[in-house]
RNA sequence: GGUCCCGUCGUCUAGUGGCCUAGGAUAUCUGGUUCUCAUCCAGAAGAUCACGGGUUCGAAUCCCGUCGGGACCG
Numbered sequence: 001g002g003u004c005c006c007g008u009c010g011u012c013u014a015g016u017g018g019c020c021u022a023g024g025a026u027a028u029c030u031g032g033u034u035c036u037c038a039u040c041c042a043g044a045a046g047a048u049c050a051c052g053g054g055u056u057c058g059a060a061u062c063c064c065g066u067c068g069g070g071a072c073c074g
Stems, first nucleotide, its partner, number of pairs: 001073007010026004018057001028044005050066005
């Protein structure tokens, strides 16, 4: 340098045009339970989906570019 894959709450992830300004698990916080801690139960907060542009009535999702990470080739 070329080809391909990936980037979503703190972390791991679901989603593959409209029911999603986004669900789950875990962690965190609050309350309940307990003599206390842990466990367990209930609740809260937390991502406008790496960034910019485009297509579309409508984009996390499709297209282009940039950035970052990875694999292979030279």